[in-house]
Formats: sequence, C1' cells, structure tokens
RNA sequence: ACGCCUAUAGUUCAGCGGAAAGAAUAUCUGACUUCGGAUCAGAGGGUCGGGGGUUCGAAUCCUCCUAGGCGUA
Repeated sequence: ACGCCUAUAGUUCAGCGGAAAGAAUAUCUGACUUCGGAUCAGAGGGUCGGGGGUUCGAAUCCUCCUAGGCGUA
C1' cells in the first nucleotide's frame, strides 16, 4: 500500500429489511436459609463504533471515516 473479517447491555455473544432490540453471565431487590452459598422469582442497564445515503421502514443494504484483528507484497 492492497484485500478480508470484527465493532450490539459491565462482560461473552444472538439478531434472515418490518412486532416494544434479546440470551447467558454480572449487578440490585424479594423468596428460601440461623447466616452465607446454591436455587427460584423479579428489576435496572443499549441513542446497535461515528457521519452520510437507499427505502414507507435500516443493528441489518450502500458509501466514507475511526478502532482492533488476519493475509499478501
């Protein structure tokens, strides 16, 4: 320099253009327990890396940029 991949909750990740963006784990509350742990129930937590575009509608498609990773030279 060129090409490819990744970026979504504190963390690890799902999400096939359309319903209020989810799961596990962590945190908090309650139940249970002598207490704790485990277990069960519930709650909070996201402007989906950033800008622009396409579309009636974008986390999803296109484009530029940023960060990280891999490959070729």
Molecule: transfer RNA
Organism: endosymbiont GvMRE of Glomus versiforme